[in-house]
RNA sequence: GGGUGUAUGGCUCAGUGUUAGAGCGCAUGUCUACCAUGCACAAGGUCCUGGGUUCAAUUCCCAGUACCUCCA
Numbered sequence: 001g002g003g004u005g006u007a008u009g010g011c012u013c014a015g016u017g018u019u020a021g022a023g024c025g026c027a028u029g030u031c032u033a034c035c036a037u038g039c040a041c042a043a044g045g046u047c048c049u050g051g052g053u054u055c056a057a058u059u060c061c062c063a064g065u066a067c068c069u070c071c072a
Stems, first nucleotide, its partner, number of pairs: 001071003005067003010024004028040003048064005
């Protein structure tokens, strides 16, 4: 330099066009002498950035950025 792929709560990941979910973690309550476990409940997201298509975009298209990987 070229090709492929990835980017979504604190972490790991779902989500094939109609206003985003799970597990873990964290906070609170309950349980316990205390912790752990269990149970209940809540918070936490400009869906990497910009633009385009569309009635409507996390999703489709283009460009950029960062990273993984392959080739040279």